Model confidence (mean pLDDT): 85 of 100.
Predicted 3D model of a 477-nucleotide part of an RNA (small-subunit ribosomal RNA, 5' domain) from a Patescibacteria group bacterium.
The source organism's lineage runs through Bacteria and Bacteria candidate phyla.
Rfam family: Bacterial small subunit ribosomal RNA. Its family is annotated with structural constituent of ribosome and ribosome in the Gene Ontology.
It was read from a public genome assembly.

Context: one part of a larger RNA
RNA sequence: GGAUGAACGCUGGCGGCGUGGAUAAGGCAUGCAAGUCAAGGGGGCCCGCAAGGGCAACCGGCAGACGAGGUAGUAAUAAGUAGGUACGAACCUUCGAGUCAUGAAUAGCUCGUCGAAAGACGGGGUAAUACAUGAUGGUCCCUCCGGGGUAAAGAUUUAUCGCUCGAAGAUCGGCCUGCUCGGUAUCAGGUAGUUGGUAGGGUAAUGGCCUACCAAGCCUAUGACGCCUAGGGGAGCUGAGAGGCUGACCCCCACCGAUGGGACUGAGACACGGCCCAUACACCUACGGGUGGCUGCAGUCGAGAAUCUUCCGCAAUGGGCGAAAGCCUGACGGAGCGACGCCGCGUGAUGGAUGAAGUUCUUCGGGAUGUAAACAUCUUUUGCAGGGGAGGAAGUCUAUUGACGUUACCCUGCGAAUAAGAGGUUGCUAAACUCGUGCCAGCAGCAGCGGUAAUACGAGUGCCUCAAGCGUUAUCC
Repeated sequence: GGAUGAACGCUGGCGGCGUGGAUAAGGCAUGCAAGUCAAGGGGGCCCGCAAGGGCAACCGGCAGACGAGGUAGUAAUAAGUAGGUACGAACCUUCGAGUCAUGAAUAGCUCGUCGAAAGACGGGGUAAUACAUGAUGGUCCCUCCGGGGUAAAGAUUUAUCGCUCGAAGAUCGGCCUGCUCGGUAUCAGGUAGUUGGUAGGGUAAUGGCCUACCAAGCCUAUGACGCCUAGGGGAGCUGAGAGGCUGACCCCCACCGAUGGGACUGAGACACGGCCCAUACACCUACGGGUGGCUGCAGUCGAGAAUCUUCCGCAAUGGGCGAAAGCCUGACGGAGCGACGCCGCGUGAUGGAUGAAGUUCUUCGGGAUGUAAACAUCUUUUGCAGGGGAGGAAGUCUAUUGACGUUACCCUGCGAAUAAGAGGUUGCUAAACUCGUGCCAGCAGCAGCGGUAAUACGAGUGCCUCAAGCGUUAUCC
């Protein structure tokens, strides 16, 4: 000198674009953040004379594995990069083939019982794109090549939406390998499923992944093992570069969801707002028993030098569901708060000497503040008031649809009106005089200054630098 997710002190006019819990992965009141489908099913309630319409519980389907958050753990089951294959795939695209027959239940409902509640139990009866059985079946699977096994679901307003099997694609994922990626030897030996083989199990799939048996291997001063620290990368800062430091915001990947463990469902999870168990904590209770998980968006307490609104809207983009209309969406689009940062603009312009007054210095003559002010003329960025007024809108032929938004922007009017500070002034280092103090009070980045003439402390005046900022502190180059 540059930089920062900064903080602190003094000061503070506006706009645009960014950015804002770095500490306690500490605890959380409240609201919202994942639903949707009535064109899968039967019934219920409401409106209606009917036709028809509406509501939402239940069974069922799809989605809740995405999106959103955090960085605790992890030094390698991570990441980056370059390869490999023994594998999988819901939704989407293309192609081929098919969609036959039958059955038993169960929610809802109704009747009853228990419980403070959460909720639970029993009797009756009912439906399906729920469940089950059978048939058929090849470009499916197994095979001793004889054969054996395996599928489907309908709705219907007749326009379509589906369902099953197979092949391919697109994209996404699983697994494996090489290389790269902190500190420490005041950690030197580590390892028994350990290393390899055979057989089997398991998985979508390879594999000590697991089991039995057999062998005795495997890693290590090119640092094994241990301990400490740490998410990795794209990138960011600095630097002429090499390099050094960092990993906020944004993007990619990984991991986590009070703590520890477990599986279920599913194409996909060992699942943040699913389930079960244990633990701690908190809450309700009729004391028998229950309920909860903000590292989602706001917000609250706490700790801290320190970090925002319990806002508006689904209009746009995107996502889920749906045939669609549409519904949901704290993703997102916006607004609010903070000079936290960057950029831009303004706080007036021109004229104006009796160089006014005041202040300050003085050698008492005068000098400085200073064209500065006053005063005159002008302008209106900004501000305030009034009027006009978008784009963002595509969807779908018409019609209609904007949170932002009384917005941006344009026009008119008013009036210099609403707007300047901070640090420094001994040298480094741009800028000095007077007074006060007297090794005191104090200053200070370094050298150093202060003990009676202090340009270094405190004040005043002047001056210098930067400017809606200026300084200080911390950290990096």